[in-house]
RNA sequence: GGGCCCAUAGCUCAGCGGUUAGAGCAGCUGACUCAUAAUCAGUUGGUCCGAGGUUCGAAUCCUCGUGGGCCCA
Numbered sequence: 001g002g003g004c005c006c007a008u009a010g011c012u013c014a015g016c017g018g019u020u021a022g023a024g025c026a027g028c029u030g031a032c033u034c035a036u037a038a039u040c041a042g043u044u045g046g047u048c049c050g051a052g053g054u055u056c057g058a059a060u061c062c063u064c065g066u067g068g069g070c071c072c073a
Stems, first nucleotide, its partner, number of pairs: 001072007010025004018056001027043005049065005
């Protein structure tokens, strides 16, 4: 220098144009226990990396940028 992939909750990820953006773990509260852990119930937490564009409608499609990973030279 060229090509490809990824960026969504504190962490790991799902979501592939249309209700209200979700799961597990973690956190908080409660139940259980003499107590702790485990288990069970409830609950908090998101400008979907940034800026434009397409569309009636974008986390999702397109362009540019930023950060990360892989391959080639």
Predicted 3D model of a 73-nucleotide RNA (transfer RNA) from a Candidatus Omnitrophota bacterium.
The organism belongs to Candidatus Omnitrophota, within Bacteria.
The prediction has a mean pLDDT of 83.
Its Rfam family is "tRNA". Rfam classes the family as a transfer RNA.